Predicted 3D model of a 93-nucleotide RNA (SAM riboswitch aptamer (S box leader)) from uncultured Leptolinea sp. The model forms 97% of the base pairs in the Rfam consensus.

[in-house]
């Protein structure tokens, strides 16, 4: 970090430090001074890789929070399904 592959309806704390934002854009709608992001400690969930003593990434509001596009169905605004884009792993450049 480009392609390719797999997964994304379940699961997972606390303290400190910090101080005002964040939930990847965009539109909703949520989170948050009863302290945002972000750093550390100690715990902790399991997706993939490694191994067969150990580990390495990752992850711990909300269905990848729902939607954007396309299709089908329809009791008319709802429901499925596919993409897309996104997030994490991995072989390899």
């Nucleotide at each position: 970090u480009a392609c390719u592959c797999a997964u994304c309806g379940c699961g997972a704390g606390a303290g400190g430090u910090g101080g005002a934002g964040g939930g990847a854009c965009c539109g909703g709608c949520c989170c948050c001074a009863u302290g945002a992001a972000a750093c550390c400690u100690c715990g902790g969930c399991a997706a993939c890789c490694a191994g067969a003593u150990c580990g390495g990434u990752g992850c711990c509001a909300a269905a990848u929070c729902c939607g954007u596009c396309a299709g089908g169905c329809u009791u008319c605004u709802g429901c499925c399904u596919g993409a897309a884009a996104g997030a994490u792993g991995a072989u390899g450049g």
Its mean pLDDT, the model's own confidence on a scale to 100, is 80.